[in-house]
Context: one part of a larger RNA
RNA sequence: UUCUCCCUAAGGAACUAGGCAAAAAAGCAGCCGUAAGUUAGCAAUAAGGCUUGCCUGUAGCAAUACAGGCCGCAGUGAAAGUUUCUCUGGCAACUGUUUAUCUAAAACACAGCUCCAUGCGAACUCGUAAGAGUAUGUAUAUGGGGUGACACCUGACCAAUGCGGGAAGGUCAAAUAUCGGUGGUCACAUGGUGAGUUUGAAAUUUAUUUUGAGCUCACCAUGUGGCUGACUGAUAUAAGCCCCCGUCAAUGUCGGCGAUAACUAUAAUCGUCCUAAGGUAGCGAAGUUCCUUGUCUGGUAAGUUCAGACGUGCACGAAUGGUGUAAUGACUGGGGAACUGUCUCAGGGAGUAGCUCG
Numbered sequence: 001u002u003c004u005c006c007c008u009a010a011g012g013a014a015c016u017a018g019g020c021a022a023a024a025a026a027g028c029a030g031c032c033g034u035a036a037g038u039u040a041g042c043a044a045u046a047a048g049g050c051u052u053g054c055c056u057g058u059a060g061c062a063a064u065a066c067a068g069g070c071c072g073c074a075g076u077g078a079a080a081g082u083u084u085c086u087c088u089g090g091c092a093a094c095u096g097u098u099u100a101u102c103u104a105a106a107a108c109a110c111a112g113c114u115c116c117a118u119g120c121g122a123a124c125u126c127g128u129a130a131g132a133g134u135a136u137g138u139a140u141a142u143g144g145g146g147u148g149a150c151a152c153c154u155g156a157c158c159a160a161u162g163c164g165g166g167a168a169g170g171u172c173a174a175a176u177a178u179c180g181g182u183g184g185u186c187a188c189a190u191g192g193u194g195a196g197u198u199u200g201a202a203a204u205u206u207a208u209u210u211u212g213a214g215c216u217c218a219c220c221a222u223g224u225g226g227c228u229g230a231c232u233g234a235u236a237u238a239a240g241c242c243c244c245c246g247u248c249a250a251u252g253u254c255g256g257c258g259a260u261a262a263c264u265a266u267a268a269u270c271g272u273c274c275u276a277a278g279g280u281a282g283c284g285a286a287g288u289u290c291c292u293u294g295u296c297u298g299g300u301a302a303g304u305u306c307a308g309a310c311g312u313g314c315a316c317g318a319a320u321g322g323u324g325u326a327a328u329g330a331c332u333g334g335g336g337a338a339c340u341g342u343c344u345c346a347g348g349g350a351g352u353a354g355c356u357c358g
Stems, first nucleotide, its partner, number of pairs: 001353001003351006010344002014342001019339001029051004037042001039149001053070007071075001084337007091329002096108002112147007124133003150324004155254003160251002162247005169242003176236006182229023255273005282316001283313001294310005
């Protein structure tokens, strides 16, 4: 020096982020006594005080009670086991649950409240399906979302997003049907051009030209018809969207400027712009307040924390619930009593490990 214990003058939280750790009184025995608050159950073993051994006597069946006495520093005399108490806020109603192995909480859950879906072959979930769960249940049931006991309450807004309902009009898909256009191909008809051939006519340069009619072939054009195209247009046709209505314990949102009262200040009041509507009740420097250690009051000799107020809410606010609230809490903030080596400020002791020597 390490670790585990024990003791300590005077002081007594001055330590520290914080009484962390330690200490202490007390010790679910008896008697007495017990506040605020309260949901009347609690709070509560609240707090606080006294007694506790042995002997004798009295009462009693006894437990025990009472009276008198005795001893000690000490009488639940050891050991073991075993709540420190109190005042006041915050949060969560509560018991419960959770990050096995850094977070036990104010987080989750919860009973209660509310909304949505579902009429049973239910909704919903699993499965390709058959089928299964729900449920051998049936709306006082089942599933899902939100809030979270209880008390008092839960304001305005349907413009946006979502959802429910509606169907007049607009828009709109692929198929399909009908009516077209157009391309390809085949056949037929008509016309034209060319070639071949048959047969007439005319002219003359007598073997050429012109011309008529018929037949065959090729090409082109037009028309009709058949088949066909992953070509193309129109008409008819759903939901949806546009549109209309409803709905916020659906997602959400809940203004600005200017003026005004017999001092000043302030503005019940007025004007104006914008909006779907402009934050109601309640609370408020809050677990939310930047400025900020806001200002006032209390507590301290001294208080950036704390409690109570004020309201100028940077940026509270009503089931993403608002405000209260007894009880409860290994939760969290502040004050006090008791107590102490936490500290002023260290010292001593017992052991243990290490080091040195043997």